[in-house]
RNA sequence: CAGGUCAACCGGGUGAUCGCUCCUCUGCCUGUUCAGAGGGGAGGAAAGUCCGCACUCCACAGGGCGCGGUGCUGGCUAACGGCCAGGCGGGGUAACCCGAUGGCAAGUGCAACAGAGAGGUGUAUUGCCCCAUGCCGACGUUGGCAUGGGGUGAGGGUGAAACGGCGGUGUAAGAGACCACCGGCGCGGGCAGUGAUGUUCGCGGCCAGGCAAACCCCACCGGGAGCAAGGCCAAGCAGGUACAUUGGGGCGGCCCGUCCCGCAAAAAGUACCGGGUGUGCUGCUUGACUCCAUCCGGCAACGGGUGGAGCAGAUAGAUGAUCGCCCCUUCUUCGGAAGGACAGAAUGCGGCUUACAGGUGGCCUGGAUA
Numbered sequence: 001c002a003g004g005u006c007a008a009c010c011g012g013g014u015g016a017u018c019g020c021u022c023c024u025c026u027g028c029c030u031g032u033u034c035a036g037a038g039g040g041g042a043g044g045a046a047a048g049u050c051c052g053c054a055c056u057c058c059a060c061a062g063g064g065c066g067c068g069g070u071g072c073u074g075g076c077u078a079a080c081g082g083c084c085a086g087g088c089g090g091g092g093u094a095a096c097c098c099g100a101u102g103g104c105a106a107g108u109g110c111a112a113c114a115g116a117g118a119g120g121u122g123u124a125u126u127g128c129c130c131c132a133u134g135c136c137g138a139c140g141u142u143g144g145c146a147u148g149g150g151g152u153g154a155g156g157g158u159g160a161a162a163c164g165g166c167g168g169u170g171u172a173a174g175a176g177a178c179c180a181c182c183g184g185c186g187c188g189g190g191c192a193g194u195g196a197u198g199u200u201c202g203c204g205g206c207c208a209g210g211c212a213a214a215c216c217c218c219a220c221c222g223g224g225a226g227c228a229a230g231g232c233c234a235a236g237c238a239g240g241u242a243c244a245u246u247g248g249g250g251c252g253g254c255c256c257g258u259c260c261c262g263c264a265a266a267a268a269g270u271a272c273c274g275g276g277u278g279u280g281c282u283g284c285u286u287g288a289c290u291c292c293a294u295c296c297g298g299c300a301a302c303g304g305g306u307g308g309a310g311c312a313g314a315u316a317g318a319u320g321a322u323c324g325c326c327c328c329u330u331c332u333u334c335g336g337a338a339g340g341a342c343a344g345a346a347u348g349c350g351g352c353u354u355a356c357a358g359g360u361g362g363c364c365u366g367g368a369u370a
Base pairs, nucleotide, nucleotide: 001366002365003364004363005362006361008360009359010358012326013325014324015323016322017321018320020041021040022039023038024037025036026035027034043342047353048352050351051350052349053348054347055226056225057224058223062256063255064254065253067222068221069220070219071218072086073085074084075083076082087101088099089098090097091096102217103216107215108214109211110210126155127152128151129150130149131148132147133146134145135144136143164182165181167179168178169177183207184206185204186203187202188201189200190199191198192197230282231281232280233278239273240272241271242270243269247261248260249259250258251257289310290309291308292307293306294305295304296303297302327340328339329338330337331336
């Protein structure tokens, strides 16, 4: 210097004029009207609505089924499908990145084309061997071709993948049929580690493709709905229909259970149809809060202590507009011109995912120079 990779921060500044909104104080005609003074006012993602929780209601409190979610180990957290560290596997020269990462000898199922054959223990394409028959050659054994029967699956081929690999024994020819070594698998130990796991030893010819982001099995977790939740006040109208084996209704679906209402034909209730009321107040923002400095514990995530700073609450929806100067980037006829990312709170918080002009840093690789 170039390329790659990872992470944090900033992402315009300043002055003037005018405008909007909330809070506090004062005055006033005491009224969310006005005036004055002081203070505050949109993010790292406010986006997506993918997870978790706080909070509110379903009167109270459960059990089971079904359904749904997660899926290696350990730790963090209020919790999570999140974060940190590690194991195993994969990609990359590396820094680093990715993983839907429990189970296929529990069962069921799926797989195009090619190929004989794609998961059962049996089939056979091209081949190899033996026997029989026929023909040819040959002094004879032997050899070649064709047909039929039997044995075989080692060599070759197809395919992404073909019933372990290599070297031997053995056989008519072969084959874990047998043997040594290796790999996988099963069983049993040692060592290291909290653990996932790693490493090593012994026995055993046991040799058992892929897919569970296929159904399924296993372990753990899970009530529902949501601030348009809910609460208060004001105001106003118009009710109707249906529902029964004495039952009706609530508790997401079903069952058990439980509670409320009612009972001799009807209320409560449920469902549907229809009508009416303000566009009121509250919930509404001080917390599992955010940030800075420092100390302790921890590899880290994070936890604890001390000191300090900070805090939008709108409701047809505020948080802004204009001008001047400065800063940065590009171009320039050197006069100047153009541009300055993604993007706007709506109950709040912890995460994840996505978008982002430009600036800064760590690490890895390559080149050059000293």

Source information:
A computed fold for a 370-nucleotide RNA from an Anaerolineaceae bacterium, annotated as Bacterial RNase P class A. It was read from a public genome assembly, where an Rfam model found it.